This is a predicted structure of a 350-nucleotide part of an RNA (small-subunit ribosomal RNA, central domain) from an uncultured prokaryote.
Rfam family: Bacterial small subunit ribosomal RNA.
Its mean pLDDT, the model's own confidence on a scale to 100, is 89.
[in-house]
Context: one part of a larger RNA
């Protein structure tokens, strides 16, 4: 390279968007590039294959023929792809109307409760903490209990295999500004589409840079236990940090370990949100959409298991795999302030 694959065995980029490519609906006309037929011209000899000859045979010579699957002109065929024109509406989008749901976003303001600290009453001798203690705190009045402040994070109950979002994620209320989906009804626009290397933007914690802010929590750190022994599990304290701004950093079991988008394929229960119908107006029934969970035919799987939200049938396009270790490592190189990240091997070994 031909293949065979990616839920758990290696293997789907964390996740939009979007270049160039690769793909692409119905249908009429033209062309005729691809495509398919003929013709001619080439297509070296030798090899190879076929038929005969010649060295006793065979190797090997020799002789004719096929064949060189190509390439060019040239003459036609119009199904299919292309490429040009025209037409449609089923894909796609846009309008219009919803007493549509929503923790989707970004700012701003307000709120309770709880911790903690601070000042004040009341009041005495303990509080805390553990398995059991110590270390710590308290008679300069500790804890408990009341009443005021201050301050900073966090939003209990509502809450739910409930909801939003492309993912990361998103939860107290009010107000502003703003994204996206859903449903319905008709009109419009006329293939405007899928997917997408490069590229771009977003991207939990942790980490960085600067300036604030710190209640609670807690890496380091100190002490106290445990313990042979403890650089820990436990207990007491406790900076960074955890918050806010405005910059970087680009990683995660960024998981549904399942790539985007179509299009077909039996039902059954829930649950979330629209639309329609109905009648016996009820805490109803049936229908029709979008999402979401669980069972499950039929197939699919090495089994587990998946099962219209497929891991089933297929299509279209990207990304990835190729025995363990070495190693996601060194080297180079782009990016970072730096942590580092990203791309990415070989010796040697089993």
């Nucleotide at each position: 390279c031909u293949g065979g694959g990616c839920g758990u065995a290696a293997a789907g980029c964390g996740c939009g968007c979007g270049u160039a490519g690769g793909c692409g609906g119905a249908u009429g006309u033209a062309u005729a590039a691809g495509u398919c037929a003929g013709a001619u011209g080439u297509g070296a000899a030798a090899u190879c294959c076929c038929u005969g000859g010649g060295c006793u045979c065979a190797a090997c010579c020799u002789a004719g023929g096929a064949a060189c699957u190509g390439c060019a002109u040239u003459u036609g065929a119009a199904a299919c792809u292309g490429u040009a024109u025209g037409u449609c509406u089923a894909g796609a989008g846009u309008a219009u109307g919803g007493u549509u749901a929503g923790a989707g976003g970004u700012g701003a303001g307000u709120g309770g409760a709880a911790u903690u600290u601070c000042a004040g009453g009341u009041g005495u001798a303990g509080c805390g903490g553990u398995g059991a203690a110590a270390u710590g705190c308290g008679u300069a009045g500790a804890g408990a209990u009341c009443u005021g402040a201050a301050g900073g994070a966090a939003c209990a109950u509502c809450a739910g295999u409930g909801g939003c979002g492309a993912a990361g994620g998103c939860g107290a209320c009010u107000c502003a500004c703003u994204g996206g989906g859903c449903c319905a009804u008709u009109a419009c626009u006329g293939a405007c589409g899928c997917u997408g290397a490069g590229g771009u933007g977003c991207g939990a914690a942790a980490g960085c840079g600067u300036g604030g802010g710190u209640a609670g929590c807690a890496a380091a750190c100190a002490g106290g236990a445990u313990u042979a022994g403890a650089u820990a599990c436990c207990c007491u304290g406790g900076u960074a940090g955890u918050c806010c701004a405005c910059g970087c950093c680009c990683u995660a079991a960024a998981c549904g370990a399942u790539g985007u988008c179509a299009a077909c394929u039996a039902g059954g229960a829930g649950u979330a949100u629209g639309g329609g119908a109905g009648u016996u107006u009820a805490u109803c029934u049936c229908u029709u959409g979008u999402g979401u969970u669980u069972c499950g035919a039929a197939g699919c799987u090495a089994a587990c298991g998946c099962g219209a939200u497929a891991a089933g049938u297929u299509g279209a396009c990207c990304g990835c795999c190729u025995g363990g270790g070495g190693a996601g490592u060194a080297c180079g190189g782009u990016c970072g302030c730096a942590a580092g990240a990203c791309u990415a091997a070989a010796a040697c070994u089993c």